[in-house]
RNA sequence: GACCCAACAUAAGCGCCAGCGCCCCGGCUGUCAGGCUGGGGACGACGAGGUGGGGGGAGAAUCGAAGCCUUCGGCGGGUGCCCCUCCGUGCCGCUCCGGGCGCGUAUUCGGCCGACAAAUAUGCGGGUAACUGCAAAACAAAGGGGCCGGAACCGGGGAAC
Numbered sequence: 001g002a003c004c005c006a007a008c009a010u011a012a013g014c015g016c017c018a019g020c021g022c023c024c025c026g027g028c029u030g031u032c033a034g035g036c037u038g039g040g041g042a043c044g045a046c047g048a049g050g051u052g053g054g055g056g057g058a059g060a061a062u063c064g065a066a067g068c069c070u071u072c073g074g075c076g077g078g079u080g081c082c083c084c085u086c087c088g089u090g091c092c093g094c095u096c097c098g099g100g101c102g103c104g105u106a107u108u109c110g111g112c113c114g115a116c117a118a119a120u121a122u123g124c125g126g127g128u129a130a131c132u133g134c135a136a137a138a139c140a141a142a143g144g145g146g147c148c149g150g151a152a153c154c155g156g157g158g159a160a161c
Stems, first nucleotide, its partner, number of pairs: 014076004019072001022041008046064003053086005087104005094158006107151007122135005
């Protein structure tokens, strides 16, 4: 140092790196441009939003910003997308049971209102460099939420009138 075992801590644009590309050093070749190749190194998702009612499955999921397509590609994980199931809940003037269509503090559609960000610019450091550490101006959209409007069952029993 590798490998194995155990324990603890750390997370969801989260973790990791072997492809292409990028930086540095070297070798071979070539008139040049360049080509081939060895070694080392850096990067490889910027926040908002979201732990879902319980359990399971799968997983490329919602919103913009930036960049100018490396936020590419691959592996792992994974809250919200999707599916199943249990429980609960909305829809027949009330209630119970069954079924149907949806949903998860709870039906759906449309319109209006609605606040805030980080990367970054920039400044100070590290590194030959690619890059990187700290600080940090400004600038979003969706969603949650509020208001208005439209639309949403069937059967049986009971109660009330």

This is a predicted structure of a 161-nucleotide RNA (glmS glucosamine-6-phosphate activated ribozyme aptamer) from Pseudoflavonifractor sp. AF19-9AC. The organism belongs to Pseudoflavonifractor, within Bacteria. Rfam family: glmS glucosamine-6-phosphate activated ribozyme aptamer. About the family: This entry contains a glucosamine-6-phosphate activated ribozyme that is found in the mRNA for GlmS. GlmS is an enzyme that uses fructose-6-phosphate and glutamine to generate glucosamine-6-phosphate. Its family is annotated with regulation of gene expression and catalytic activity in the Gene Ontology. On this family, see Jansen et al., Nat Struct Mol Biol 2006: "Backbone and nucleobase contacts to glucosamine-6-phosphate in the glmS ribozyme". Rfam classes the family as a riboswitch.